[in-house]
Context: one part of a larger RNA
RNA sequence: UUGGGCGUAAAGCGCGCGUAGGCGGCGCGUCAAGCGGGACCUCUAACCCCGGGGCUCAACCCCGGGCCGGGUCCCGGACUGGCGCGCUCGAGUGCGGUAGAGGCGAGUGGAAUUCCCGGUGUAGCGGUGGAAUGCGCAGAUAUCGGGAAGAACACCGAUGGCGAAGGCAGCUCGCUGGGCCGACACUGACGCUGAGGCGCGAAAGCUGGGGGAGCGAACAGGAUUAGAUACCCUGGUAGUCCCAGCCGUAAACGAUGGGCGCUAGGUGUGGGGGGCCCCGCCCCCCGUGCCGCAGCCAACGCAUUAAGCGCCCCGCCUGGGGAGUACGGCCGCAAGGCUAAAACUC
Numbered sequence: 001u002u003g004g005g006c007g008u009a010a011a012g013c014g015c016g017c018g019u020a021g022g023c024g025g026c027g028c029g030u031c032a033a034g035c036g037g038g039a040c041c042u043c044u045a046a047c048c049c050c051g052g053g054g055c056u057c058a059a060c061c062c063c064g065g066g067c068c069g070g071g072u073c074c075c076g077g078a079c080u081g082g083c084g085c086g087c088u089c090g091a092g093u094g095c096g097g098u099a100g101a102g103g104c105g106a107g108u109g110g111a112a113u114u115c116c117c118g119g120u121g122u123a124g125c126g127g128u129g130g131a132a133u134g135c136g137c138a139g140a141u142a143u144c145g146g147g148a149a150g151a152a153c154a155c156c157g158a159u160g161g162c163g164a165a166g167g168c169a170g171c172u173c174g175c176u177g178g179g180c181c182g183a184c185a186c187u188g189a190c191g192c193u194g195a196g197g198c199g200c201g202a203a204a205g206c207u208g209g210g211g212g213a214g215c216g217a218a219c220a221g222g223a224u225u226a227g228a229u230a231c232c233c234u235g236g237u238a239g240u241c242c243c244a245g246c247c248g249u250a251a252a253c254g255a256u257g258g259g260c261g262c263u264a265g266g267u268g269u270g271g272g273g274g275g276c277c278c279c280g281c282c283c284c285c286c287g288u289g290c291c292g293c294a295g296c297c298a299a300c301g302c303a304u305u306a307a308g309c310g311c312c313c314c315g316c317c318u319g320g321g322g323a324g325u326a327c328g329g330c331c332g333c334a335a336g337g338c339u340a341a342a343a344c345u346c
Stems, first nucleotide, its partner, number of pairs: 003318004007300002012314001014200004021193003025087007033080002035076008048066007090190001091187004095182004102176007109153001113149008124135002161168002205246006214240002219235004257313006265291012295302002319346003328339004
């Protein structure tokens, strides 16, 4: 609960595609469903309002009308809507350019690390606040040469770019999505949003198979400590990686849903275009930052990338705890997820 709200107080679905629905540009014509006016017909008791009446008043009671509606006909034609015709500024297509870690697949490179083999070489190395566990005379650490493996890509690198979000970074090739800019041509409202639905979705986790260098939950040991199931150290299994299939969560954050229009500027930067005395500046479009006016805000702050001014659509909130729990349902192999209370209590 016909209200007010949702950056931080409770509240924007993690993100997209899209069904129903809601909403929808400019002009002309037409219909008259919505809408407005009029006439007539009709209607529910009481309550309520107006007028009148009855109990000496009132409360109370009675009568009439109204209120609440319904129907028929006539008129109107702005607006909403239906239908028809047309338009191009919304939306889209074609054409020419262009930037990019956008996605997928295949291949490939160097540095580093670890391990193995060999050479040199000797008594330590490692680690810490200090140590110890650990490694080392069966030759370690260090150093040189050779080999193997897996994972990640220093510098460039950015306050940078791309993507709807999650996210994306060595290099090359192939396939592929989207964006932006420019000048025309074309379609002719084809649009916006989106309950359900469908898809995508970090990390961890799960199933099967592979892989395993480094790192490293668990675990073991060494320290620290009153204790130390930790922080520090030495090891180390899952995992981290790949393929296939699940899971579907997050501080999935800009803690800010999407679309359109409007409302001072200044200054960086990425992409594109244009102008000029193409010196170096100036202008336009798109993106990304900072500062700042009006305005907004409880304040902080936001401020053409709005949290300002408006319209459209969706989602969500309604005191704290109980509780994102129980129960039920749906989903999942499981872990669990989604939906979602109440008693009680302050």